[in-house]
Annotation: This is a predicted structure of a 74-nucleotide RNA (transfer RNA) from Halothermothrix sp. DTU029. Its Rfam family is "tRNA". Gene Ontology term of the family: triplet codon-amino acid adaptor activity. Rfam classes the family as a transfer RNA. Its mean pLDDT, the model's own confidence on a scale to 100, is 80.
């Protein structure tokens, strides 16, 4: 220098060819249970979907550029 993949909640991830959906588990917090703690059960909180543009009536999803990470070639 060239190519490919990835980036979504505090963490690990899903999101089915663009639409009524922004979610799961864990974590944290509150409550139940218990003499108490853990476990278990119920609930709540938590997101500028990496950044900036574009396409579209509509973008987490498609396109372009950038940033960061990983792999391969030279």
């Nucleotide at each position: 220098g060239g190519g490919c993949c990835c980036a979504u909640a505090g963490c690990u991830c899903a999101g089915u060819u663009g639409g009524u959906c922004a979610g799961a588990g864990c974590a944290a917090c509150c409550g139940g249970c218990u003499c108490a703690u853990a476990a278990c059960c119920g609930g709540u909180u938590g997101g500028u979907c990496c950044c900036a543009g574009g396409u579209u009536c509509g973008a987490g999803u498609c396109c372009u550029g950038g940033u960061g990470g990983g792999c391969c070639c030279a």